RNA sequence: UCGGGGGUAGUGUAAUGGUAGCACAAAUGGUUCUGGUCCAUUUAGUCGGGGUUCAAAUCCCUGCUCCCGAG
Numbered sequence: 001u002c003g004g005g006g007g008u009a010g011u012g013u014a015a016u017g018g019u020a021g022c023a024c025a026a027a028u029g030g031u032u033c034u035g036g037u038c039c040a041u042u043u044a045g046u047c048g049g050g051g052u053u054c055a056a057a058u059c060c061c062u063g064c065u066c067c068c069g070a071g
């Protein structure tokens, strides 16, 4: 430099263009002599910019970044 793939909550991972979900983690409360387990509730997310659309994590353009391959 070229080709391919990825970027979603603290972590991992889903989501036919139509309410962004699940698990773990964290916080608070309950349970317990204490801890753990268990139960309830809560917090927190779509890499940046622009476009298309009634509606974008998803489609289009562009940039950044990570991984793999080629030279």
Stems, first nucleotide, its partner, number of pairs: 001070007010024004018054001026042005047063005